[in-house]
Two RNAs folded together computationally: RNase P RNA and transfer RNA, 427 nucleotides in total.

RNA sequence: AACCAGGCAAUCGCCGUCCAAUCUUCGGAUUGGAGGGAGGAAAGUCCGGGCUCCGCAGGGUAAGGUGCCAGGUAACUCCUGGGAGGCGUGAGCCUACGGAAAGUGCAGCAGAAAAUAUACCGCCAGGCAUGCGAGACUGUUCGCAGUUUUGUGAGCCUGGUAAGGGUGAAAUGGUGCGGUAAGAGCGCACCGCGUUGGCGGCAACGACGACGGCAGUGUAAACCCCACCUGGAGCAAGACCAAAUAGGAAUCCUAUAUGCUGUGACCCACAGUUGGAUUCGGGUAGGUCGCUAAAGAUGCAUGGUGACGUGUAUCGUAGAUGAAUGAUUGUCCUCGACAGAACCCGGCUUACGGUU
RNA sequence: GCGAGAUAGCUCAGGCGGUCAGAGCGUCGGAUUCAUAACCCGGAGGUCGAGAGUUCGAGUCUCUCUCUCGC
Numbered sequence: 001a002a003c004c005a006g007g008c009a010a011u012c013g014c015c016g017u018c019c020a021a022u023c024u025u026c027g028g029a030u031u032g033g034a035g036g037g038a039g040g041a042a043a044g045u046c047c048g049g050g051c052u053c054c055g056c057a058g059g060g061u062a063a064g065g066u067g068c069c070a071g072g073u074a075a076c077u078c079c080u081g082g083g084a085g086g087c088g089u090g091a092g093c094c095u096a097c098g099g100a101a102a103g104u105g106c107a108g109c110a111g112a113a114a115a116u117a118u119a120c121c122g123c124c125a126g127g128c129a130u131g132c133g134a135g136a137c138u139g140u141u142c143g144c145a146g147u148u149u150u151g152u153g154a155g156c157c158u159g160g161u162a163a164g165g166g167u168g169a170a171a172u173g174g175u176g177c178g179g180u181a182a183g184a185g186c187g188c189a190c191c192g193c194g195u196u197g198g199c200g201g202c203a204a205c206g207a208c209g210a211c212g213g214c215a216g217u218g219u220a221a222a223c224c225c226c227a228c229c230u231g232g233a234g235c236a237a238g239a240c241c242a243a244a245u246a247g248g249a250a251u252c253c254u255a256u257a258u259g260c261u262g263u264g265a266c267c268c269a270c271a272g273u274u275g276g277a278u279u280c281g282g283g284u285a286g287g288u289c290g291c292u293a294a295a296g297a298u299g300c301a302u303g304g305u306g307a308c309g310u311g312u313a314u315c316g317u318a319g320a321u322g323a324a325u326g327a328u329u330g331u332c333c334u335c336g337a338c339a340g341a342a343c344c345c346g347g348c349u350u351a352c353g354g355u356u
Numbered sequence: 357g358c359g360a361g362a363u364a365g366c367u368c369a370g371g372c373g374g375u376c377a378g379a380g381c382g383u384c385g386g387a388u389u390c391a392u393a394a395c396c397c398g399g400a401g402g403u404c405g406a407g408a409g410u411u412c413g414a415g416u417c418u419c420u421c422u423c424u425c426g427c
Stems, first nucleotide, its partner, number of pairs: 001356004006332007014037002017034007039338001043349002046347005051234004058268004063230005068082005083097001084095004098225002103223002105219003120165002122161007130153010173191006192214001193212005199206002238289004248280006259273004296315008333336001357427006365381004374412001383399004405421005
C1' cells in the first nucleotide's frame, strides 16, 4: 500500500420493497410468492460541506479558527506535489513551519551579570606603603645604618579588558592569523548573519556577486500585530394532515414610542407593534413526509508527476421510530479480532484479527 | 445532537507557567483527663484521569484518548 472480514445448506422468525388473491370502516389488514437487509471503522463527535428553518445573511465591534508555497476539492484544520528545517550511516521519516529591530509581559534556582551593558575570579598598566635579593652612593663604633636604582612576592587603591574560568536551558556571532601593556570585529581570511543587484523558479525559495563589522537571547500551543476564514441553530432541523386547550393572523379605521418585540454575544441598519370592526383559523396526542439516487459505486478509455478531473458503459445497493438484520440444526476449515446504521456525504482520530 | 467536569480517604481551592502542590473534615502520634469527647501541638498521606507535544521548565498551554455528569 492493496485485499478479506468464517463459508455452504436447511428450518423457524424480524424490518422494508414489489406482485397476486381475499376482506374492508377505503386509512388499511391478512395470506401466498419474489427479491433486499450494517461497517472499515457504522465508534469518538474532532473538523468540513450538503439539506432545513430563523430577519435571505447587510456594515462594524467582540469572540473563535487557520497560518511556508502551488495545486486538488462542494468545502476543510483534509489530500497531493514542492520548499525550508530537524532526525537517521542509509533507504527514508517527522514538522501548529507568518511576525520577537510595532508594543507589553515573563525568564524561578544558580550565577558578577538574565535582556539593561555589567565585572566575581583572572589578565594588564599606574600609584601607595612594604618583605626579600642584587648594585651604587653617603656615614660608620667596621657589626652595620640611611638614601637611591633595579628585579621579584604578597596587600590596598585607581584605571583598562572581556581572551580565559565558573553558573545556567540561554551570557551579546564562531574558528584561525595578525595586533596589543593585556585584550577586543581593533584589522584580515573563511563560515554564519543582514542589506542589495541581476539570474533560475508561477511561488515558497535557491545559487552567484557586491556591500556592511554584526544592527539587541528565548518565549506568540503568553498578550499581541499582520493576512485570510466564520451569521446562528441543528432531522428532537423543518413541512403537511389533524382530536384537545390557550393565545393568534390578514384587511380597514385609529394610535407614533431614544421604549418593547423579533435570528442563541453586542451595536448600527431592517421588520413589526396600540385599540376597535370584519374575516380566517389554531397545532398538543396521533399520523404522513423529510428518508435514502447520492459531490453514488464499478469497469474501460483519456489528461495530469500526483491528489484528482473528463468521457463512456453497466449496476440499482438497509431505511427502523421502542427501533429489524436473529435463533436452531448439519457440515467444512486456517475455529473467526474490533465492533451494530438512525438525515446524508468528504476527511481526521481511535479500536482491531488475518493474507499478500 | 449539545454542554460541563476529573487535584489527598471525602468535599473543594490553586487555572495569570517557576522557591506551588494547598485548605477543611477524616486518619496517626503526643499532650490534657480517673477515663472518653472537645480544645492544644506535631506528622503521614498526591505519579493533579491517561498518553503525546510546545517550553529551559506544565497541575496550569495545545492535541488525542478514557471515564463521569447534565440538557
Rfam match: Bacterial RNase P class A. Model confidence (mean pLDDT): 76 of 100.